[in-house]
């Protein structure tokens, strides 16, 4: 001074909020997917990482 390992805190996981959980990440983790060498153009899915409420949005039926 680098690196690994533990603990502990924070963060973070393509748009909103809590709950439970996972997973990473220590200046790093993350910043969706298809087509295209890369860019750019063009298309597609979804408010979650996951599960469950809620809120917003969009389809379809019924009063």
């Nucleotide at each position: 001074a680098a690196u690994u390992c533990c603990a502990u805190u924070g963060g973070u996981g393509a748009u909103g909020g809590a709950g439970c959980u996972c997973a990473c990440c220590a200046c790093a983790a993350c910043c969706u997917c298809c087509u295209c060498g890369c860019a750019a153009a063009g298309g597609a899915u979804g408010a979650u990482g996951g599960c469950u409420c809620c809120u917003g949005c969009g389809g379809c039926a019924g009063c």

Predicted 3D model of a 63-nucleotide RNA (Fluoride riboswitch aptamer (crcB RNA motif)) from Alicyclobacillus shizuokensis NBRC 103103. Lineage of the source: Bacteria > Bacilli > Alicyclobacillaceae > Paenalicyclobacillus > Paenalicyclobacillus shizuokensis. Its Rfam family is "Fluoride riboswitch aptamer (crcB RNA motif)". The family has 289 seed sequences and 2,293 matches in Rfam 15.1. The prediction has a mean pLDDT of 78. The sequence was found by an Rfam model in a public genome assembly.